[in-house]
Context: one part of a larger RNA
Molecule: small-subunit ribosomal RNA, 3' major domain
Organism: Candidatus Zixiibacteriota bacterium
RNA sequence: UGACGGGGGCCCGCACAAACGGUGGAGCAUGUGGUUCAAUUCGAUGCAACGCGAAGAACCUUACCUGGGCUUGACAUCGCCGGAAAACCCCAUGAAAGUGGGACUGGAAGCUUGCUUCCGCCGGUGACAGGUGCUGCAUGGCUGUCGUCAGCUCGUGUCGUGAGAUGUUGGGUUAAGUCCCGCAACGAGCGCAACCCUCGUCGUUAGUUGCCAGCGGUUCGGCCGGGGACUCUAGCGAGACUGCCGGCGUUAAGCCGGAGGAAGGUGGGGAUGACGUCAAGUCAUCAUGGCCUUUAUGCCCAGGGCUACACACGUGCUACAAUGGCCGGCACAGAGGGCAGCAAUGCCGCGAGGCGGAGCCAAUCCCUAAAGCCGGUCCCAGUUCGGAUCGUAGUCUGCAACUCGACUGCGUGAAGUCGGAAUCGUUAGUAAUCGCGGAUCAGCAGGCCGCGGUGAAUACGUUCCCGGGCCUUGUACA
Numbered sequence: 001u002g003a004c005g006g007g008g009g010c011c012c013g014c015a016c017a018a019a020c021g022g023u024g025g026a027g028c029a030u031g032u033g034g035u036u037c038a039a040u041u042c043g044a045u046g047c048a049a050c051g052c053g054a055a056g057a058a059c060c061u062u063a064c065c066u067g068g069g070c071u072u073g074a075c076a077u078c079g080c081c082g083g084a085a086a087a088c089c090c091c092a093u094g095a096a097a098g099u100g101g102g103a104c105u106g107g108a109a110g111c112u113u114g115c116u117u118c119c120g121c122c123g124g125u126g127a128c129a130g131g132u133g134c135u136g137c138a139u140g141g142c143u144g145u146c147g148u149c150a151g152c153u154c155g156u157g158u159c160g161u162g163a164g165a166u167g168u169u170g171g172g173u174u175a176a177g178u179c180c181c182g183c184a185a186c187g188a189g190c191g192c193a194a195c196c197c198u199c200g201u202c203g204u205u206a207g208u209u210g211c212c213a214g215c216g217g218u219u220c221g222g223c224c225g226g227g228g229a230c231u232c233u234a235g236c237g238a239g240a241c242u243g244c245c246g247g248c249g250u251u252a253a254g255c256c257g258g259a260g261g262a263a264g265g266u267g268g269g270g271a272u273g274a275c276g277u278c279a280a281g282u283c284a285u286c287a288u289g290g291c292c293u294u295u296a297u298g299c300c301c302a303g304g305g306c307u308a309c310a311c312a313c314g315u316g317c318u319a320c321a322a323u324g325g326c327c328g329g330c331a332c333a334g335a336g337g338g339c340a341g342c343a344a345u346g347c348c349g350c351g352a353g354g355c356g357g358a359g360c361c362a363a364u365c366c367c368u369a370a371a372g373c374c375g376g377u378c379c380c381a382g383u384u385c386g387g388a389u390c391g392u393a394g395u396c397u398g399c400a401a402c403u404c405g406a407c408u409g410c411g412u413g414a415a416g417u418c419g420g421a422a423u424c425g426u427u428a429g430u431a432a433u434c435g436c437g438g439a440u441c442a443g444c445a446g447g448c449c450g451c452g453g454u455g456a457a458u459a460c461g462u463u464c465c466c467g468g469g470c471c472u473u474g475u476a477c478a
Stems, first nucleotide, its partner, number of pairs: 001478002003475003007472007015462002019426005026318008034309002042053002064304007073128001077127007089102005106119006130293002133291003139287002141282003144278001146276001151190006157166003170181003196270004201238007215225003241264001244258005320419001324378007336367003341360002346355003385416001390411007432454007
């Protein structure tokens, strides 16, 4: 000087407390451990691994296993030799890859129409290719984490023999090393904040979306004429700054209350992650040193495996019902996506879906809501709760759904009556609850990333648990 303390002081954070909803019990989904296996490819492992790399494992993917094959190789560059071919087509063999055989023939230029050269191609040969083989304790890059925490440093000066200190400590204040005051310090840098995006109010510009707002027509649908008001869209601008008033405070920074305002005291959300820590993670995204391998640790192919199952754990979904289940009727979104695409009206099918195809490269057409509201029914029961499991018949995608897809109809109806110790999330348009979209994608979503609808409860307080910041103290630790 740091680090640490079951030392002290001050202060924060859904850290505790208060409140609401969960997990831990059940069934299923998914990841992991374990076990099994010819193989169940590899990595991630307290917080910070475990719906993680996987934003799509039937083949492919695929890195694994078994078997069949190939070696200058699936791919790159170059040298030498040879060849006229190879691809394509045909035959045999084969699961395919491949192997064997047959047939078939380049382009350009120079010139004495046949040769030479070049380009392309094939074969041979030699350099070499290749490796998701090892080392993240050789590395770059990227990332997680402490932590959006308020810190981390430097120049000069001063102090100290020196390590170093000071500044950065102190008194206030703040979300903040934020600002004020003081001070052997005076300044500065990386961080904080602001500048950026988005939501909330208004104005303006613009009207093939919107509007009977006012007029006319109407087959009643902004449908038509028409209008630039409104909603909206998206560009520009205004607006919030403790600016104003009162009180408190040290005449300060600032704090409390009030006015006005769509909005206050960083307005809500996002992007943004200092010096560093964990020899943290990744050699399998990529790059890369070294090592290893080269008729194989490379390459091609078929089938299998990654989907196994006595178990154990994490993360989820669905429930255990009456603020509920079922039936009928009636409403209201936002954000996205759409040409090998989204697909309306119509017809067929109980349905998944099929036929067909208007319209739409899309503010123009399509995908397009559910909870809710109204009416009816069930009457507390393992039930009209719950839907696992299994049987059967189908639909769709795809070369192909046996291992191993999703969905539909009928039948079957399991566990489960609110969950031990323990444990998680959340402070407002949040939790809870309800559906919708998108990426990936032929198909496949209970996951992920977004979107809106309905919409709470509680916070006395900081003693305690966890993490963190500043000052101080002890130390046999560095």